[in-house]
RNA sequence: UGAGUCCGCCGGACGGCCGCGGGAACCCUCGGGUUCUUGAGGAAAGUCCGGACUCCACAGGGAAGAGUGCUGGGUAACGCCCAGGCGGGGAAACCCGACGGAAAGUGCCACAGAGAACAGACCGCCUAUGUCGCUUGCGGCAGGUAAGGGUGAAACGGUGGUGUAAGAGACCACCAGCACGGCAGGAGACUGACGUGGCUAGGCAAACCCCACUCGGAGCAAGGUCAAGCAGGAGCAGGGCGUCCCGCCCGCUAACUCCAGGUAGACCGCAUGAGGUCACUGGCAACAGAGGCCCCAGAUAGAUGGUCGUCACGGGGCAACCCGUACAGAAUCCGGCUUACAGGCGGACUCACAGU
Numbered sequence: 001u002g003a004g005u006c007c008g009c010c011g012g013a014c015g016g017c018c019g020c021g022g023g024a025a026c027c028c029u030c031g032g033g034u035u036c037u038u039g040a041g042g043a044a045a046g047u048c049c050g051g052a053c054u055c056c057a058c059a060g061g062g063a064a065g066a067g068u069g070c071u072g073g074g075u076a077a078c079g080c081c082c083a084g085g086c087g088g089g090g091a092a093a094c095c096c097g098a099c100g101g102a103a104a105g106u107g108c109c110a111c112a113g114a115g116a117a118c119a120g121a122c123c124g125c126c127u128a129u130g131u132c133g134c135u136u137g138c139g140g141c142a143g144g145u146a147a148g149g150g151u152g153a154a155a156c157g158g159u160g161g162u163g164u165a166a167g168a169g170a171c172c173a174c175c176a177g178c179a180c181g182g183c184a185g186g187a188g189a190c191u192g193a194c195g196u197g198g199c200u201a202g203g204c205a206a207a208c209c210c211c212a213c214u215c216g217g218a219g220c221a222a223g224g225u226c227a228a229g230c231a232g233g234a235g236c237a238g239g240g241c242g243u244c245c246c247g248c249c250c251g252c253u254a255a256c257u258c259c260a261g262g263u264a265g266a267c268c269g270c271a272u273g274a275g276g277u278c279a280c281u282g283g284c285a286a287c288a289g290a291g292g293c294c295c296c297a298g299a300u301a302g303a304u305g306g307u308c309g310u311c312a313c314g315g316g317g318c319a320a321c322c323c324g325u326a327c328a329g330a331a332u333c334c335g336g337c338u339u340a341c342a343g344g345c346g347g348a349c350u351c352a353c354a355g356u
Stems, first nucleotide, its partner, number of pairs: 001352010012311007020039008041327001045338002048336005053219004060246004065215005070084005085099001086097004100210002105208002107204003122149002124145003129142006157175006176200001178197004183192003223268004232259004238250003275294004280289003312325005
């Protein structure tokens, strides 16, 4: 200098004029006025997970169903985060993993191919053995074979030898895998070397399934207080916030179901939080501890804006100047994940080249 990987931050600022919502103080003719202060995100999006909170309420047990799936740690919790292990990709920094079990069972692997998991003979190889024919060496049949060739994404270990009629883990040496055994390292998942053995048990569970762990339901239109208003009629023993069973509770004409009528305004919930930020301590880290500082929306036909000027950034232009400035708007709240994002700034690491 170039290419790449990972992480963090900004994504508009200032001033004038005008217009809105919340809060505090003061004034007031109770309608309101003045001053101060504050007012949309890193994703507010998706509604994919986890909770806090509220109600039903024995939420107690079970079935079914759903979710997660290596180890250790973090967290209120999680399917999240951190650190490792194993597998895969990459030259590397790094990135990805739907990561328990295929020897419990069932199932699938198109086409091609002889044969696709208790497999298999298409082309081949052999004639030791048996038999037939003849020109005595060939040919046919029976038989042996799976090392060679072919098909395929994948063919029931690999290389070399012994042996054989020709071959084959049939046997041997080395290697890979598997099983068993202890030894060493590690909290653990696992890793390393060694010994023995049999020669070797494909892939798919993001197939059904088996195993381990977790899970009541509904949701701020939850729920509660005040106000307003009224007209009943019929059915029925059942009813109790996903389905079914057991248990428990309420009820038996009052619950519950259907038809019909009436009212529907105000307030609470409503933002002080598993809160933010700063440095210290512990920890590889996620994070935790104790301490200082701060209060940063709470609307309800739904505010958080409009306009002018200057500056910043990017582009064009000799200049004057012109154009543009991303994704996008809170509605009970919080922790994550996923997706979108013009432009700009900073840091660490990997590789290549050049120079000192």
Bacterial RNase P class A from an Acidimicrobiia bacterium, 356 nucleotides, folded computationally. The sequence was found by an Rfam model in a public genome assembly. Rfam family: Bacterial RNase P class A. About the family: Ribonuclease P (RNase P) is a ubiquitous endoribonuclease, found in archaea, bacteria and eukarya as well as chloroplasts and mitochondria. Lineage of the source: Bacteria > Bacillati > Actinomycetota > Acidimicrobiia.